This record gives sequence, C1' cells and structure tokens, in this order.
RNA sequence: UCUGUAACAGGGCGAACCUCGUGUGAGCGGGGGGUGCAAAGUCUCAGGUCCCGUGGCAAACGCCGCAGGACGACUGGAUUGCCAGA
Repeated sequence: UCUGUAACAGGGCGAACCUCGUGUGAGCGGGGGGUGCAAAGUCUCAGGUCCCGUGGCAAACGCCGCAGGACGACUGGAUUGCCAGA
C1' cells in the first nucleotide's frame, strides 16, 4: 500500500420493537432490546429520501420552485483506525 475467503485477541457499535423525555414535524436523547455491521468511527462535500413553512401552475390527483431543517444503518466522497493475510 492492497485485500477481507476463513479464523484469532481486546473488544466496539446497536436495526425493528417496547418505554420515558423532547420537537409543529422529519426526527433526536436516555433505558430495555439485538437484526445486523470491519469502519454501523468522524465530517452534510455531492447526490438521494423525508419534514415544516411558503410561492407558482393545475378541474383534480398532483407537478415545479424557494427558505429552513432531518437522516451517515441510502449511495458516493474526504479523513482516521483494530485484527489477519499478501
């Protein structure tokens, strides 16, 4: 530097669901739980999805935009890192 087929050491994280709190909401935080994860560590940089407000169009279902947010366990990117192998 590359790789993660199988395994090892210390371990780490914590889906759904339940519960308490919080937020208009997407969600977030604590506790329980454990599907899974070798970056399921960190960063909203690009895309994506979602929410709230608002504007335009439309007969309607809806479509398009703007401002502000949410999600890193949706994808890519940046960066750091354990073990093993080459």

This is a predicted structure of an 86-nucleotide RNA (c-di-GMP-I riboswitch aptamer) from Rhizobacter koreensis. NCBI's taxonomy places the organism under Bacteria, Pseudomonadati, Pseudomonadota, Sphaerotilaceae, Rhizobacter. It matches the Rfam family "c-di-GMP-I riboswitch aptamer". Its family is annotated with cyclic-di-GMP binding in the Gene Ontology. From the family's description: GEMM was predicted in a large-scale screen for bacterial structured RNA regulatory elements. Model confidence (mean pLDDT): 82 of 100.